[in-house]
Context: one part of a larger RNA
RNA sequence: CUGGGCGUAAAGGGCGCGUAGGCGGCUGCGCAAGUCGGACGUGAAAUCCCUCGGCUCAACUGAGGAACUGCGUCCGAAACUGCGUAGCUCGAGUCCCGGAGAGGGUAGCGGAAUUCCCAGUGUAGCGGUGAAAUGCGUAGAUAUUGGGAGGAACACCAGUGGCGAAGGCGGCUACCUGGACGGGUACUGACGCUGAGGCGCGAAAGCUAGGGGAGCAAACAGGAUUAGAUACCCUGGUAGUCCUAGCUGUAAACGAUGAGCACUUGGUGUUGCGGGUAUCGACCCCUGCAGUGCCGAAGCUAACGCAUUAAGUGCUCCGCCUGGGGAGUACGGUCGCAAGGCUGAAACUC
Numbered sequence: 001c002u003g004g005g006c007g008u009a010a011a012g013g014g015c016g017c018g019u020a021g022g023c024g025g026c027u028g029c030g031c032a033a034g035u036c037g038g039a040c041g042u043g044a045a046a047u048c049c050c051u052c053g054g055c056u057c058a059a060c061u062g063a064g065g066a067a068c069u070g071c072g073u074c075c076g077a078a079a080c081u082g083c084g085u086a087g088c089u090c091g092a093g094u095c096c097c098g099g100a101g102a103g104g105g106u107a108g109c110g111g112a113a114u115u116c117c118c119a120g121u122g123u124a125g126c127g128g129u130g131a132a133a134u135g136c137g138u139a140g141a142u143a144u145u146g147g148g149a150g151g152a153a154c155a156c157c158a159g160u161g162g163c164g165a166a167g168g169c170g171g172c173u174a175c176c177u178g179g180a181c182g183g184g185u186a187c188u189g190a191c192g193c194u195g196a197g198g199c200g201c202g203a204a205a206g207c208u209a210g211g212g213g214a215g216c217a218a219a220c221a222g223g224a225u226u227a228g229a230u231a232c233c234c235u236g237g238u239a240g241u242c243c244u245a246g247c248u249g250u251a252a253a254c255g256a257u258g259a260g261c262a263c264u265u266g267g268u269g270u271u272g273c274g275g276g277u278a279u280c281g282a283c284c285c286c287u288g289c290a291g292u293g294c295c296g297a298a299g300c301u302a303a304c305g306c307a308u309u310a311a312g313u314g315c316u317c318c319g320c321c322u323g324g325g326g327a328g329u330a331c332g333g334u335c336g337c338a339a340g341g342c343u344g345a346a347a348c349u350c
Stems, first nucleotide, its partner, number of pairs: 004321003007304002012318001014201004021194003025088007033081002035077008049065006091191001092188003095184004103177007110154001115149007125136002162169002206247006215241002220236004258317006266295011299306002323350003332343004
């Protein structure tokens, strides 16, 4: 190279944009690089193969043939690939109309609750647990009423619901802004798919600087439990959690399932938009497209299960796997302020 694989056995890159490259719709004409046919030249000898022969056989060896699957030149073919050219509209995109949405960003606003502060009422407890204790409280707590401060998160609505490429997104309003979908079929005319490198985005924790700090809470302290208890339980409590700017770049970043296109029985929910029928109208009923669930045919699968949202049937492109441990370690390189990330072995051992 050929070959087998990647939901759970090893294996899908966290996600996107996109460079090179690979691959690429329908029709006509042309060229003939790939492709195919023929001819000629060449493809040393030996070796291999076939036939015949020589050593008593064989190994070995002589002769002839075939072969040397290749390369070059010329002539020819034009289906397919390619290239050129002319067109097409179903792929892709644009335009117009329409509705849906926690999609993103900025600013402002709102109520409930916790905590704290002030004041009133009020008195001996409160709190906490399996039971307790630490803790708080006669310097008046807990409870309750009124007022105030501040930070964070947005109950119900809420849904197997919606949006986003992923991470993720949930009070209300305004502004700025991305995408998808339905309908129309006016326009462009293959403009497409994938994507090594590259660039960007990327939960939480963590880091730098400056703010902020109600609640929660690593670390830490105390009380319990226990043989011990560096825990689980309780009382406290600092980083942090929040904001701004920057860094980090990881994850069970999961559907443990890469992206795109096409094809392949069905049933039943639900979301958005449309058509038909019916109706005064809505609902209902039939139906189309797009999403999102459940159950299941064929088929697939080691089984579990998947099953038009495929793990079925095919094609294109990328990533990745090759026994366990050693080890995601060492070394080197590179990125990072650091923590560390990315790349990534071997000895040895079973």
Predicted 3D model of a 350-nucleotide part of an RNA (small-subunit ribosomal RNA, central domain) from a metagenome. The full RNA is in RNAcentral, with records from SILVA. Its Rfam family is "Bacterial small subunit ribosomal RNA".